[in-house]
RNA sequence: GGGCCCGUGGUCUAGUGGCUAUGACGUCUCCUUCACAGGGAGAAGGUCACGUGUUCAAAUCACGUCGGGCCCA
Numbered sequence: 001g002g003g004c005c006c007g008u009g010g011u012c013u014a015g016u017g018g019c020u021a022u023g024a025c026g027u028c029u030c031c032u033u034c035a036c037a038g039g040g041a042g043a044a045g046g047u048c049a050c051g052u053g054u055u056c057a058a059a060u061c062a063c064g065u066c067g068g069g070c071c072c073a
Base pairs, nucleotide, nucleotide: 001072002071003070004069005068006067007066010025011024012023018056027043028042029041030040031039032038049065050064051063052062053061
C1' cells in the first nucleotide's frame, strides 16, 4: 500500500429499515438475617465510534473519517 471483518449502558451481548434499542453480569435502594453470604422486589445507567447522504422513517442501507482484528504484498 491492497482486501475482508468488527465498533450497541461499566463489561459481554441480542436486534440487519418501522412499537419505549434486548438480556446477562456488575452498581445503587428496599425486603429477608443479630450480621454476612444467598434469595426476593425495584431503580439508575445508551448522542448505537464520528460526519455526510439515501428514505416518510436509519443501530440497520451508501460514502468518507477514526479505532481494533485477520490476510496478502
RNAcentral holds the sequence, with entries from ENA. Transfer RNA from a Candidatus Woesearchaeota archaeon, 73 nucleotides, folded computationally. The organism belongs to Candidatus Woesearchaeota, within Archaea. Its Rfam family is "tRNA". It is annotated as a transfer RNA.